[in-house]
Context: one part of a larger RNA
Molecule: large-subunit ribosomal RNA, domain VI
Organism: Chlorella sorokiniana
RNA sequence: UGGUAAAAAAUUGAGGGUGGCAUUCUCUUGUACGAGAGGACCGAGAAUGACGAACCUCUAGUGUAUCAGUUGUCCUGCCAAGGGCAUCGCUGAGUAGCUACGUUCGGAAUGCAGAACUGCUGAAAGCAUCUCAAGCAGGAAAGCAAACCCAAAACAAGUUUUUGAGUUCGUCGAAGACUACGACGUAAUAGGCGAGAUGUGAAAACAUAGUGAUAUGAUAGCUAACUCGUACUAACUCACC
Numbered sequence: 001u002g003g004u005a006a007a008a009a010a011u012u013g014a015g016g017g018u019g020g021c022a023u024u025c026u027c028u029u030g031u032a033c034g035a036g037a038g039g040a041c042c043g044a045g046a047a048u049g050a051c052g053a054a055c056c057u058c059u060a061g062u063g064u065a066u067c068a069g070u071u072g073u074c075c076u077g078c079c080a081a082g083g084g085c086a087u088c089g090c091u092g093a094g095u096a097g098c099u100a101c102g103u104u105c106g107g108a109a110u111g112c113a114g115a116a117c118u119g120c121u122g123a124a125a126g127c128a129u130c131u132c133a134a135g136c137a138g139g140a141a142a143g144c145a146a147a148c149c150c151a152a153a154a155c156a157a158g159u160u161u162u163u164g165a166g167u168u169c170g171u172c173g174a175a176g177a178c179u180a181c182g183a184c185g186u187a188a189u190a191g192g193c194g195a196g197a198u199g200u201g202a203a204a205a206c207a208u209a210g211u212g213a214u215a216u217g218a219u220a221g222c223u224a225a226c227u228c229g230u231a232c233u234a235a236c237u238c239a240c241c
Base pairs, nucleotide, nucleotide: 006163007162008161009160010159011158015150016149017148018147021049022048023047024046025045026044027043033038051106052105053104054103055102059100060099061098062097066093067092068091069090070089071086072085073084074083075082076081110145111144112143117138118137119136120135166240167239169185170184171183172182173181189234190233191232192230193229194228195227196226199222200221206217207216208215209214
């Protein structure tokens, strides 16, 4: 942009895409077979590898917005306590998110048609013959269905239900280059606040003990992106249509 009076939501599925893997072990069975050595088909079960998808409970990584330790130097007048800079100064951990090395799941089963091939019945041709005779059957990881995903731009542009629908603007997002998409606009949308979780690892100040480093003492203190709650702040108002 088209399409359908308009819009929103839910759908049908013409058509398209993805997938389709391999190995080992156990039972059947030391059975059939075979003099023995050896050693199955069919069928049942259990694992593994690679590949793929989703996810973050576990494990692990990152985590320059969390906590702690620590060196040098400058600053806050000094002590103490802090701040800046030095690759995030260095080091030890680590929430959310994102990830794999992690977790879960997938390949299946079934049907149809059918190649080579194997057959049944059966004439032409009193026999025989699977048949470029009529008729009937089996038959491959491939094909068509089936499974999962997309899908009415399928120009025959479908169907159903409901109803006025949206834009700008604002608060935002597991959405995002911008757009778009999604949530909300008086309400839990974001921030703040309260509580919790999580992480760190026992704050400062003061007291006591020690010459001192330091140690001990109150429910340690602090805590990002997480969870629940709470209108305190901002989503006001105006405008377009």